[in-house]
Context: one part of a larger RNA
RNA sequence: UGACGGGGGCCCGCACAAGCGGUGGAGCAUGUGGUUUAAUUCGACGCAACGCGAAGAACCUUACCAGGGCUUGACAUCGAGUGAAAGACUAAGAGAUUAGUCCCUCCCUUCGGGGACACAAAGACAGGUGGUGCAUGGUUGUCGUCAGCUCGUGUCGUGAGAUGUUGGGUUAAGUCCCGCAACGAGCGCAACCCCUGUGUUUAGUUGCUAACAUGUAAAGAUGAGCACUCUAGACAGACUGCCGGUGAUAAACCGGAGGAAGGUGGGGAUGACGUCAAAUCAUCAUGCCCCUUAUGUCUUGGGCUACACACGUGCUACAAUGGCCGGUACAGACGGAAGCGAAGCCGCGAGGUGAAGCAAAUCCGAGAAAGCCGGUCUCAGUUCGGAUUGCAGGCUGCAACUCGCCUGCAUGAAGUCGGAAUCGCUAGUAAUCGCAGGUCAGCAUACUGCGGUGAAUACGUUCCCGGGCCUUGUACA
Numbered sequence: 001u002g003a004c005g006g007g008g009g010c011c012c013g014c015a016c017a018a019g020c021g022g023u024g025g026a027g028c029a030u031g032u033g034g035u036u037u038a039a040u041u042c043g044a045c046g047c048a049a050c051g052c053g054a055a056g057a058a059c060c061u062u063a064c065c066a067g068g069g070c071u072u073g074a075c076a077u078c079g080a081g082u083g084a085a086a087g088a089c090u091a092a093g094a095g096a097u098u099a100g101u102c103c104c105u106c107c108c109u110u111c112g113g114g115g116a117c118a119c120a121a122a123g124a125c126a127g128g129u130g131g132u133g134c135a136u137g138g139u140u141g142u143c144g145u146c147a148g149c150u151c152g153u154g155u156c157g158u159g160a161g162a163u164g165u166u167g168g169g170u171u172a173a174g175u176c177c178c179g180c181a182a183c184g185a186g187c188g189c190a191a192c193c194c195c196u197g198u199g200u201u202u203a204g205u206u207g208c209u210a211a212c213a214u215g216u217a218a219a220g221a222u223g224a225g226c227a228c229u230c231u232a233g234a235c236a237g238a239c240u241g242c243c244g245g246u247g248a249u250a251a252a253c254c255g256g257a258g259g260a261a262g263g264u265g266g267g268g269a270u271g272a273c274g275u276c277a278a279a280u281c282a283u284c285a286u287g288c289c290c291c292u293u294a295u296g297u298c299u300u301g302g303g304c305u306a307c308a309c310a311c312g313u314g315c316u317a318c319a320a321u322g323g324c325c326g327g328u329a330c331a332g333a334c335g336g337a338a339g340c341g342a343a344g345c346c347g348c349g350a351g352g353u354g355a356a357g358c359a360a361a362u363c364c365g366a367g368a369a370a371g372c373c374g375g376u377c378u379c380a381g382u383u384c385g386g387a388u389u390g391c392a393g394g395c396u397g398c399a400a401c402u403c404g405c406c407u408g409c410a411u412g413a414a415g416u417c418g419g420a421a422u423c424g425c426u427a428g429u430a431a432u433c434g435c436a437g438g439u440c441a442g443c444a445u446a447c448u449g450c451g452g453u454g455a456a457u458a459c460g461u462u463c464c465c466g467g468g469c470c471u472u473g474u475a476c477a
Base pairs, nucleotide, nucleotide: 001477002476003474004473005472007471008470009469010468011467012466013465015461016460019425020424021423022422023421026316027315028314029313030312031311032310033309034307035306042053043052064302065301066300067299068298069297070296073125077124078123081119082118083117087102088101089100090099091098092097106115107114108113127291128290130289131288132287136285137284138280139279140278141276143274148187149186150185151184152183153182154163155162156161167178168177169176193268194267195266196265198236199235200234201233202232203231204230207226208225209224212223213222214221239262242256243255244254245253246252318418322377323376324375325374326373327372328371334365335364336363339358340357344353345352346351384415389410390409391408392407393406394405395404431453432452433451434450435449436448437447
C1' cells in the first nucleotide's frame, strides 16, 4: 500500500422488511448429470454451466459410430502433357463410384501463344471441428452503470509511499459548494445520440373525412377537401427558470405556482483502471506439438432423439374470479416475389381447389385474445384436467420406421394448490391475455419484440446478501 475481520462509523441496492405472483408436489416439454451404447460428437460447471454455443439434429447439418471407397487428394497455388468443358441415356451397385453409348469440338489472338474448364502421371504441397484458451490475437461474461481509477508539477517522507482523492455539507454520482500544501489535468459520472410523452409549422398519397354533392343493404365507395386523425421532417418546450421556507450569505433540500411534462419526466444505447491463468484453438486468426494410403476426404445406414434414476429452466393444470356453447367489440409491431396469397367452391377439420391483388401507409398474412351480452354446468376426480394409447386422415419433403408437425373420432392417467427450502417484481411494473418476427422445405411450451387489461405494498434499515467511503487490528500478500 492492499486484502481480510462472527471490529467500529456513515451510506446505497427488490438486500431485508411490507406486499403480489411463482418454483420445490403432478403430467409433459427442454437442458444437464449419471447410466447405457458400436456411437450416444464436442464445448459450457457457484453467483457469472444446465430452453447455454444451437435464430430451429429425419438426409444434409455432423464434428460421432459401423460398413464400402479414394490417396497430389473434396479445396488452393506452381510448371510440363493431352483434350473444350458440360450434358443425356443404359447397365452394375446401398450409394460414393465403375463400364459403355450418344452428343459436341469453347473464347481471345499480333497465329508465337494466352484464358477458363476437364483428364492421366510425377512432385512441391494441400487437408485436420486433432492437442494445448495455462503459449496467444480477437471477442465475451462478471463484479457493475458500482463511483470509482489515475497522471503532471509542487510539497512531505531515507524509502516503500503519502498529499491531491482526506475533512464539513450535499448528490443518483470523485455531483456540486466550502475549507485545506496543494494547483491543475485525464479515463469514468453527467451531457451530447435514439425511442416515447405536449405543441407549432411544412407536406397530403396509398392515409384521413368536418362541411357540400353523388351513392349504398352497409361502406371515404365516388366527386371534392387537407380542417381533424395519422404519417415524417424541422422547430419550440424543462433550465431548480419563478415564488416562499430551511441552510453557512454556498451547494443543495422541502413546499408551491404555471405547465402536456418538475427536479435525471419514462425507456434504450453507452460498461473507467482492473479482478476471476474466468470462457472460447469448435466462428475466425495464430505459435508450438501431432496425423499424412490417415487424426485427411467421399459415401450408405445408424447415432446426437437411448432410460432404473437425480437436478435446473419452462408449459399445462388441479377449477365456478371457472369450463363449455352462441352472439358481439377494440390493438400495436412485424413479414411478404423460388414470397404473402384474397373472394368463391369442396371438406366436421387439418387442408384442398382457385387464382384476384401486392416489391406493398394501396394487396395479403389477419380471425387479435382476455373483454362484454345471453345460455348451461352446481362442487363432483366433475361438462375440471388433459397425459397416454388405438383407428382414420392432412401437410412438407428424394424420403416422416428409428425420428416431424397438424386434424377428426375414440380413450381418458396423474393431479383437489404442493415438506425443508427457494425465485421474480416498486407502475403502465407484477400478474394476466393474445399477436408478430428470426431460425426455417417442414417443425417453438424456447428466444426476441409488440400491444390489450391492469394491481398490492414499502413502517423502516435491527437482521441476511452484495457494494461504496472513512477508520481500527492483523503472525496474510

Source information: Predicted 3D model of a 477-nucleotide part of an RNA (small-subunit ribosomal RNA, 3' major domain) from an uncultured bacterium. The full RNA is in RNAcentral, with records from ENA and SILVA. The coordinates come from a structure-prediction model, not an experiment, and the mean pLDDT is 83.